[in-house]
Context: one part of a larger RNA
RNA sequence: UCCGGCGAGUUACUUGGUGGAUGCAAGGCUAAGUCGUUAUUUAACGAUAACGAUGGAGCCGUAGCGAAGGCGAGUCCGAAUAGGGCGAAUAGUAUCCAUCAGUAGACCCGAAGCCAAGUGAUCUAACCCUGAACAGAGUGAAGUCCCCUUAAACGGGGACGGAGGCUCGAAGCGUUAACCGUUGAAAAGGUUCUGCAUGAGUUGGGGUUAGGGGUGAAAGGCUAAUCGAACUUGGUGAUAGCUGGUUCUCCCCGAAAUAGCUUUAGGGCUAGCCUGGUAACUUAAGAGUGGGAGGUAGAGCACUGGAUAGUGUAGGGGUUGUAACCCAACUUCCGAAGCUAACCAAACUCCGAAUGCCCAUUUGUAUGUUACUGGAGUCAGUGCGCGAGGGAUAAGCUUCGUGCGCAAGAGGGAAACAGCCCAGACCAUCGAUCUAGGUCCCAAAAUCUAUGCUAAGUGGUAAAGGAUGUGGAAUUUCUCAGACAGCUAGGAGGUUGGCUUAGAAGCAGCAAUCCUUUAAAGAGUGCGUAACAGCUCACUAGUCAAGCGAUUCUGCGCCGAAAAUGUACGGGGCUCAAGCAUAGUACCGCAAUCGUGGAUUUAAUGAUAGUUUACUACCAUUAAGUGGUAGGGGAGCGUUCCCGCGGCAGUAAAGGUAUACCGUAAGGAGUACUGAAGCUGCGGGAAGUGAGGAUGUCGGA
Numbered sequence: 001u002c003c004g005g006c007g008a009g010u011u012a013c014u015u016g017g018u019g020g021a022u023g024c025a026a027g028g029c030u031a032a033g034u035c036g037u038u039a040u041u042u043a044a045c046g047a048u049a050a051c052g053a054u055g056g057a058g059c060c061g062u063a064g065c066g067a068a069g070g071c072g073a074g075u076c077c078g079a080a081u082a083g084g085g086c087g088a089a090u091a092g093u094a095u096c097c098a099u100c101a102g103u104a105g106a107c108c109c110g111a112a113g114c115c116a117a118g119u120g121a122u123c124u125a126a127c128c129c130u131g132a133a134c135a136g137a138g139u140g141a142a143g144u145c146c147c148c149u150u151a152a153a154c155g156g157g158g159a160c161g162g163a164g165g166c167u168c169g170a171a172g173c174g175u176u177a178a179c180c181g182u183u184g185a186a187a188a189g190g191u192u193c194u195g196c197a198u199g200a201g202u203u204g205g206g207g208u209u210a211g212g213g214g215u216g217a218a219a220g221g222c223u224a225a226u227c228g229a230a231c232u233u234g235g236u237g238a239u240a241g242c243u244g245g246u247u248c249u250c251c252c253c254g255a256a257a258u259a260g261c262u263u264u265a266g267g268g269c270u271a272g273c274c275u276g277g278u279a280a281c282u283u284a285a286g287a288g289u290g291g292g293a294g295g296u297a298g299a300g301c302a303c304u305g306g307a308u309a310g311u312g313u314a315g316g317g318g319u320u321g322u323a324a325c326c327c328a329a330c331u332u333c334c335g336a337a338g339c340u341a342a343c344c345a346a347a348c349u350c351c352g353a354a355u356g357c358c359c360a361u362u363u364g365u366a367u368g369u370u371a372c373u374g375g376a377g378u379c380a381g382u383g384c385g386c387g388a389g390g391g392a393u394a395a396g397c398u399u400c401g402u403g404c405g406c407a408a409g410a411g412g413g414a415a416a417c418a419g420c421c422c423a424g425a426c427c428a429u430c431g432a433u434c435u436a437g438g439u440c441c442c443a444a445a446a447u448c449u450a451u452g453c454u455a456a457g458u459g460g461u462a463a464a465g466g467a468u469g470u471g472g473a474a475u476u477u478c479u480c481a482g483a484c485a486g487c488u489a490g491g492a493g494g495u496u497g498g499c500u501u502a503g504a505a506g507c508a509g510c511a512a513u514c515c516u517u518u519a520a521a522g523a524g525u526g527c528g529u530a531a532c533a534g535c536u537c538a539c540u541a542g543u544c545a546a547g548c549g550a551u552u553c554u555g556c557g558c559c560g561a562a563a564a565u566g567u568a569c570g571g572g573g574c575u576c577a578a579g580c581a582u583a584g585u586a587c588c589g590c591a592a593u594c595g596u597g598g599a600u601u602u603a604a605u606g607a608u609a610g611u612u613u614a615c616u617a618c619c620a621u622u623a624a625g626u627g628g629u630a631g632g633g634g635a636g637c638g639u640u641c642c643c644g645c646g647g648c649a650g651u652a653a654a655g656g657u658a659u660a661c662c663g664u665a666a667g668g669a670g671u672a673c674u675g676a677a678g679c680u681g682c683g684g685g686a687a688g689u690g691a692g693g694a695u696g697u698c699g700g701a
Base pairs, nucleotide, nucleotide: 001701002700003699004698005697006696011104012103013102014101016100017099018098019097020096021095022094023093024092027060028059029058033054034053035052036051037050038049039048040047041046064071065070074086075085076084077083107245108244110242114235115234116233117232118231119230125209126208127207128206129205130204131203132202134199136168137167138166139164143160144159145158146157147156148155172196173195174194177192178191179190180189211227213223214222215221248636249635250634251633252632253631258271259270260269261268262267272378273377274375275374276373277372278371279370280369281368286363287362288361289360290359291358292357298351299349300348304345305344306343308341309340310339311338315334316333317331318330319329320328321327381406382405383404384403385402386401387400388399389398390397411422412421413420426598427597428596429595431594432593433592437588438587439586440572441571442570446585448584449583450582451581452580453579459574465559466558469556470555471554472553473552474551475550476549478547486543487542488541489540490539492516493515494514498510499509522537526535527534599626600625601624602623603622604621605620606619608617609616610615637690639687640686641685642684643683644682645681646680647679648678655674656673657672658671659670661668662667
């Protein structure tokens, strides 16, 4: 991993709530107990269960109000006959079923833990008792003796001596470093290196200390491969607002991811939104008309603020009048308020929409509204468009509002792609029409028609900025009295203008920029020189012969343009296109729509049957429906056992294997083979009632 078996909303209680069924009904019901019958069990006595009788303790209801005395269809507060609160104009009760809640393990599996009582020191820690072992080598303390020395000591030398948590190093005990091993040879090892090795040392045997306790040269170490509190059993099915799982079918409806509160934020409670029931209403959505409230978009500057220019008053600065005070005059200065002109604002408004909202009315119709009530789920949302706040007018960002989608929505398109575009899937159909989007091939349908554009593979990614790319539109200069471009010639004189400067001669710089000869020629456009020179331009003539320039708007293109394996429109491939623009025709294209057949739900109408009207069942017609997670409701299939009725079976039951049959589904038959002893139809009843999932569990492969 697969196969097979097992595997999760159960049971009891509550005079619980609600609904349904049945009995009786202003009443309803008995409980324990007792008696009887039946069944099971026992040798018997007896016990247990069910049913029937009995049993009226008791419970609920029939009257409420008040704290109570109490009064009573009323009562309480009150002085009240006022006013108000709660009541009164009747339906209950018992059992069963369904569902929900509560209490219990309460749908199932799952902790780490807490507490109690015990078991452990054969591992290991420490200690106690009793034993054992420690090759060899080195060093050479005290002390003693001798000699020297000394008054004697001290001291010096030598010999003997043999101390030491001394040295080297086997056994023994340890484990420093590296490598190997890492589903190992080993649940801690191997190889090499390495520490201690007469001691606070090692070790055998026996003993002691026990779980909030021991022991610890202390690491929270060790206490039997377990230790920041051992192990075993019990409390125990601890608790788990957490994760996972939760088993047959079809039909109807169908959410939420919000608000408030919460030691609350991944949990709850109430409301909102869903569903079933009952009752009432004729309206809900949508459209038209009429009437309203409002201060957004926009706009504006009348207020509150911001802010620019002008003017220039008060005021300030300055100058002058006598040096000073006062004062006066004046002013190329500054300058509040004011005035003029032009602006800005979420927390400005003299103004002010569109929408939306409210009311009324007309129209309109649907699984509409409202009330009561049973059952929920939801409280992580998300993308896109629009309006905003935060952020950087960043984010597949974040927080609101609003709409649509996804969530819970399949199908077609966008290469692929929850949230984009089209479109809402009851079933069948080898019928048709179309949407989005497409029509060269992959790949269904135009190598379609017409007119242009693009040369960049632009298309098939991007900006500021740049450019005689190219098409279109427009304005305009010059032009056969010859333009534009080219070629030939000229391009002069005063003058090397003045200043400056070492120099400055058209051409470093400053100011100025005249006059003359002329067809024309700047006190000079650029190159150049140290300065000149030289080349060139403006300008002019000739030659040539027809258009040449400038500007603006606009279509499509170009550059700007860098990413890691190798191209990078989905691919092939495409250039009067298979690109772009405009116009047109045809076709393809979805589960859309239509046609045909069928199923089913709801409503209405009609017929038939049951039947007391009602109601129910069935048939037909018409209309509208039939995507769906959480979730609510309805109807069924199948399994095991029991009861009643009825059947099958050695002429072969159950089970198994195969199979082209029937049913909308769960499912149900028939037949053949296998198998060898029981099985089951119909009507009821009761559940250990349905498996693919739980790192499920047991067995097998």

A computed fold for a 701-nucleotide part of an RNA from Elusimicrobia bacterium RIFOXYB1_FULL_48_9, annotated as large-subunit ribosomal RNA, domain II.
Taxonomically the source falls in Elusimicrobiota (Bacteria, Pseudomonadati).
Rfam family: Bacterial large subunit ribosomal RNA. Rfam links the family to the GO terms ribosome and structural constituent of ribosome.
The prediction has a mean pLDDT of 83.